[in-house]
């Protein structure tokens, strides 16, 4: 400085589901709880995926609801991708 994670060392994060609490939702935050994670650290910048309004077409079993598509506002960093910063150790 590029790459690698078999083995050290200190360690670290928490997925499902449960409490509680915010939010119309996707989800978010604290507790408990470990299924995974070497970036499961940090950013929504690119795909994407969700959600909630509002227009379009087109169905339907028409006080209403569906598929799709286009807007606008959002959520996910433990889908991909990219950027930034990082312990240990191999080489």
């Nucleotide at each position: 400085c590029a790459c690698c994670g078999a083995a050290c060392a200190g360690g670290g994060c928490a997925a499902a589901c449960c409490c509680g609490c915010c939010g119309c939702g996707a989800g978010a935050c604290g507790g408990g709880g470990a299924c995974g994670c070497a970036a499961a650290g940090u950013u929504a910048c690119c795909g994407g995926u969700c959600u909630c309004a509002g227009c379009c077409u087109c169905c339907c079993c028409u006080u209403g609801g569906g598929c799709g598509g286009c807007c606008g506002a959002g959520a996910c960093a433990g889908c991909g991708g990219a950027a930034c910063c990082g312990c240990c150790g191999g080489c």